[in-house]
């Protein structure tokens, strides 16, 4: 030093360029129980008093529109030399 693959919530982890975060664990507030475990409902991204911004590793660009395609750049894992 070339290739190759991956980075989306607190944690796994989905998601045809068209609502971001489905579903599952976890927290949280309830039901229900003599009291708890299990089971159910409900809610759970960050800033802010609020209104409102932001928000898919980070910078661009492409597009009406980008987690998604492009271009570079950091981390991690795998192959080569």
């Nucleotide at each position: 030093g070339c290739c190759g693959g991956a980075g989306u919530g607190g944690c796994g982890g989905a998601a045809c360029g068209g609502c971001a975060g489905a579903c599952g664990c976890g927290g949280c507030g309830g039901u229900c129980u003599c009291a708890a475990a299990a089971a159910c409902c409900g809610u759970u991204g960050u800033c802010g008093a609020a209104a409102g911004a932001c928000g898919u590793g980070c910078g661009g660009g492409u597009u009406c529109a980008a987690a998604u395609c492009c271009c570079g750049c950091c981390u991690c894992c795998g192959g080569c030399a």
A computed fold for an 81-nucleotide RNA from an uncultured Eggerthellaceae bacterium, annotated as transfer RNA.
Model confidence (mean pLDDT): 83 of 100.
Rfam family: tRNA.